About this RNA
Predicted 3D model of a 100-nucleotide RNA (Bacterial small signal recognition particle RNA) from a Chlamydiota bacterium. The RNAcentral record of the sequence draws on ENA. It is recorded under the gene name ffs. Its Rfam family is "Bacterial small signal recognition particle RNA". Rfam links the family to the GO terms SRP-dependent cotranslational protein targeting to membrane, signal sequence recognition and signal recognition particle, plasma membrane targeting. The family's RNA type in Rfam is non-coding RNA gene. The prediction has a mean pLDDT of 76.
[in-house]
RNA sequence: GCCGGGGACUUCUUGGGCGCAGGUCAUCCGAACCAGGUCAGGACCGGAAGGUAGCAGCCUUAAGGGUUUAGCUUUGCUGCCAAGGACCAUCUCCGGCAUC
Numbered sequence: 001g002c003c004g005g006g007g008a009c010u011u012c013u014u015g016g017g018c019g020c021a022g023g024u025c026a027u028c029c030g031a032a033c034c035a036g037g038u039c040a041g042g043a044c045c046g047g048a049a050g051g052u053a054g055c056a057g058c059c060u061u062a063a064g065g066g067u068u069u070a071g072c073u074u075u076g077c078u079g080c081c082a083a084g085g086a087c088c089a090u091c092u093c094c095g096g097c098a099u100c
């Protein structure tokens, strides 16, 4: 220097795991009116009995927000392990050949 083989780097597929963030779960707050229930007062209909709609208030919550141990999460990010592949080039190990 050449040839062959292995490994590393890079990359693909599958499976598994860690951390962080988000979501979910739990809980609290939360609607003048355009959510629901109950609707005092008052209004309307009726001869009356009664009925109708319904403001305020109260209750339950939606959107949304706060708190949040643990669990769950094919939501994302970082990258870890294993198996099976790909690999122009680069690095490294082994063997053979040739030359000095």
Stems, first nucleotide, its partner, number of pairs: 001097008010086007019077003022073003026067004035060004043052003